The RNA shown here (Lysine riboswitch aptamer) has 166 nucleotides.
[in-house]
RNA sequence: GGGCAUGGUAGAGGCGCGGUUUUCAUUAGUAGCUCCAUGCAUGCGGUCGGUUCCGCAGGAGCGAAAGGGGAUGCCGCCGAAGAACGUCGGUUAGCCGAAGCCGACGUAUCUGGGGCGCAGGAUAACAUCCUGCGAACUGUCGCUCAUGCGGAGGGCUACCAUGGCU
Numbered sequence: 001g002g003g004c005a006u007g008g009u010a011g012a013g014g015c016g017c018g019g020u021u022u023u024c025a026u027u028a029g030u031a032g033c034u035c036c037a038u039g040c041a042u043g044c045g046g047u048c049g050g051u052u053c054c055g056c057a058g059g060a061g062c063g064a065a066a067g068g069g070g071a072u073g074c075c076g077c078c079g080a081a082g083a084a085c086g087u088c089g090g091u092u093a094g095c096c097g098a099a100g101c102c103g104a105c106g107u108a109u110c111u112g113g114g115g116c117g118c119a120g121g122a123u124a125a126c127a128u129c130c131u132g133c134g135a136a137c138u139g140u141c142g143c144u145c146a147u148g149c150g151g152a153g154g155g156c157u158a159c160c161a162u163g164g165c166u
Base pairs, nucleotide, nucleotide: 001166002165004163005162006161007160008159009158010157011156014078016077017076018075019074020073022071023070024069032062033061034060035059036058042057043056044055045054046053047098048097049096050095051094052093081111082110083109084107085106086105087104088103089102090101091100112138113137116134117133118132119131120130121129122128140151141150142149143148
């Protein structure tokens, strides 16, 4: 001097990731409220099962909100983050149980990244999100004369430290 291993610091990918402000539409002419009519029976609704219970049915008027989303600015960031699984909590007409959904925590189990198409799930939803598959694109490393092919973020680039190797 070169290269390897481990650790540390900094950094790159791009319709990049997460949080949040404001605003807009949707939710919805729905819930709810008022008035009129009805007032048996029966039926329907209140996520599902059990049980107890409540409300409603036709017409007219008034008429939301939460959750989810788009745009926008700001903040924090580049395993950013998301998913799966587990534990706990929340979500109801009351109680018991279940599913779904929401939240917190844990686990290196999975995913390099965003978009597009198809399918499934969540959802009021054709919005949006999540998952799987497909063909491309893109950053990165490796192989190849080249065309091209392959790998995964536990990666890559730069620098520093330590320890082997040469």
Annotation:
Model confidence (mean pLDDT): 82 of 100. It was read from a public genome assembly, where an Rfam model found it. Its Rfam family is "Lysine riboswitch aptamer". Rfam's curators write: Riboswitches are metabolite binding domains within certain messenger RNAs that serve as precision sensors for their corresponding targets. Allosteric rearrangement of mRNA structure is mediated by ligand binding, and this results in modulation of gene expression. This family includes riboswitches that sense lysine in a number of genes involved in lysine metabolism, including lysC.